[in-house]
Context: one part of a larger RNA
RNA sequence: CUGGGUGUAAAGGGAGCGUAGGCGGCGGAGCAAGUCAGAAGUGAAAGCCCGGGGCUCAACCCCGGGACGGCUUUUGAAACUGCCCUGCUUGAUUUCAGGAGAGGUAAGCGGAAUUCCUAGUGUAGCGGUGAAAUGCGUAGAUAUCAGGAGGAACAUCGGUGGCGUAAGCGCUUUACUGGGCCGUAAUUGACACUGAGGAACGAAAGCCGGGGUAGCAAAUGGGAUUAGAUACCCCAGUAGUCCCGGCCGUAAACGAUGGAUACUAGGUGUUGCGGGUAUCGACCCCUGCAGUGCCGCAGCUGACGCGUUAAGUAUCCCGCCUGGGGAGUACGCACGCAAGUGUGAAACUC
Numbered sequence: 001c002u003g004g005g006u007g008u009a010a011a012g013g014g015a016g017c018g019u020a021g022g023c024g025g026c027g028g029a030g031c032a033a034g035u036c037a038g039a040a041g042u043g044a045a046a047g048c049c050c051g052g053g054g055c056u057c058a059a060c061c062c063c064g065g066g067a068c069g070g071c072u073u074u075u076g077a078a079a080c081u082g083c084c085c086u087g088c089u090u091g092a093u094u095u096c097a098g099g100a101g102a103g104g105u106a107a108g109c110g111g112a113a114u115u116c117c118u119a120g121u122g123u124a125g126c127g128g129u130g131a132a133a134u135g136c137g138u139a140g141a142u143a144u145c146a147g148g149a150g151g152a153a154c155a156u157c158g159g160u161g162g163c164g165u166a167a168g169c170g171c172u173u174u175a176c177u178g179g180g181c182c183g184u185a186a187u188u189g190a191c192a193c194u195g196a197g198g199a200a201c202g203a204a205a206g207c208c209g210g211g212g213u214a215g216c217a218a219a220u221g222g223g224a225u226u227a228g229a230u231a232c233c234c235c236a237g238u239a240g241u242c243c244c245g246g247c248c249g250u251a252a253a254c255g256a257u258g259g260a261u262a263c264u265a266g267g268u269g270u271u272g273c274g275g276g277u278a279u280c281g282a283c284c285c286c287u288g289c290a291g292u293g294c295c296g297c298a299g300c301u302g303a304c305g306c307g308u309u310a311a312g313u314a315u316c317c318c319g320c321c322u323g324g325g326g327a328g329u330a331c332g333c334a335c336g337c338a339a340g341u342g343u344g345a346a347a348c349u350c
Base pairs, nucleotide, nucleotide: 004321005320006319007304008303012318014201017198021194022193025088026087027086028085030083031082033081034080035077036076037075038074039073040072041071042070048066049065050064051063052062053061054060091191092188094186095185096183098181103177104176105175106174107173108172110154115149116148117147118146120144121143125136126135162169163168206247207246208245209244210243211242215241216240220236221235222234223233258317259316260315261314262313263312266295267294268293269292270291271290272289273288274287275286276285299306300305323350324349325348332343333342334341335340
């Protein structure tokens, strides 16, 4: 490199947008670059392959043919690819009309609870554990009640429910705003798919500057446990968790399953929209499209399992894999304030 693979054995990029590139619907006309056919030239000889011959055979040598996979010129063909012209509507897009949603951003508001402060009632305990102790409390705690402060998170509804490309999104109101879906006609007329680089997004932790800090809580201190206990349990508790601005760019970033399109038995839930039948009516029944679950035929799979949401049958494009360790290390380069991240070996060894 080829062949073969990529749910769990090595292997799907965290995810979308998009450049180059690759690839691309139906019909007509033209061109003839690719393609195909004929002819000519060339493809030195030797060698190679086939047939025949000569040294007694063979090696070796001689003769004839083939091949020399190719290139050039020329004459044609026009199905396919390509180029150019023209048309179409089923792919894609737009308009109109509906309706669902924790989709996003900003501002405001609300109640429950914890903690703290003040005042009242009240008295000796409270708290905590397997049992205790540290701790808090006669300077009046815990409990209870009233008032106040402040921060963070939003019980029930809540659901293999919904939305978002992923990360993710849940009290409520308002403003601004993105996308998808359904319906019906109409619009443009292949405008599509994928996407190396690229730029933008990207949980938590972490970093820088400024604020904030109720609860929780790495580190840390103390009490226990224990042979020890740098832990598990308990009492405290700082970063952090929260907000604003800027970095970081990683996760079991998982469905461990890249994207797009088409096709291939069914059954049963549920969400959104629509059609039909029908009713007093929420319902119910039949059905279409779009999502989301479970079971399952064929098929696939080493098995587990997947099974119209494919891991089935095919096509297009991208990423990635090639024994274990060494190692996601070293070196170099790039990025970063740093932490580190990206790219990414070899010796050696089994």
This is a predicted structure of a 350-nucleotide part of an RNA (small-subunit ribosomal RNA, central domain) from an uncultured bacterium.
The full RNA is in RNAcentral, with records from ENA and SILVA.